[in-house]
């Protein structure tokens, strides 16, 4: 540090250092942070790629190989939000002059401790906004260059 294969909407704390930005990269949104994040230590936990051990089945029989389960001892990993989300392709539904609606932003009323929820409330702005499936980027782990 380049491919290849395999998984990623699950699931996991605490102490101690350090002190100011983090959530890969670009835009954009949204979160987390002096009630101390991110990072590094130590101890725990998740969970099951590898590799020990063990059971079962298949190969005629063994070695050996494959596939399944159990451990959880070793290597790793991982312990906020889905890979935080979205951008790309294909699809479905709603909108694209008014009205009604969908989608951003501000409010105003009721209920309620709050939050959410209801009034199919009220204004502004833009032409886009939601789902699904797949891709691409990222991370990991095994083999190999």
């Nucleotide at each position: 540090u380049g491919g290849u294969c395999a998984u990623c909407a699950a699931g996991a704390a605490a102490g101690g250092c350090u002190g100011a930005g983090g959530g890969a990269a670009u835009a954009g949104a949204c979160c987390c942070g002096a009630u101390g994040a991110c990072g590094c230590c130590u101890u725990g936990a998740c969970a099951a790629c590898c590799g020990a051990c063990u059971c079962c089945g298949u190969u005629c029989a063994a070695u050996a190989a494959c596939g399944g389960g159990a451990c959880a001892c070793g290597g790793u990993g991982c312990c906020a939000c889905a890979u935080u989300c979205u951008a790309c392709u294909u699809u479905u539904g709603c909108a694209c002059u008014c009205u009604a609606u969908g989608c951003a932003u501000c409010u105003g009323g009721c209920u309620u401790u709050u939050u959410c929820g209801c009034c199919c409330g009220g204004a502004u702005g833009a032409a886009g906004c939601a789902g699904a499936a797949g891709a691409a980027c990222g991370a990991u782990g095994a083999g190999u260059g």

SAM riboswitch aptamer (S box leader) from an uncultured Chlorobiaceae bacterium, 145 nucleotides, folded computationally. Its mean pLDDT, the model's own confidence on a scale to 100, is 76. Rfam family: SAM riboswitch aptamer (S box leader). Its family is annotated with regulation of gene expression in the Gene Ontology.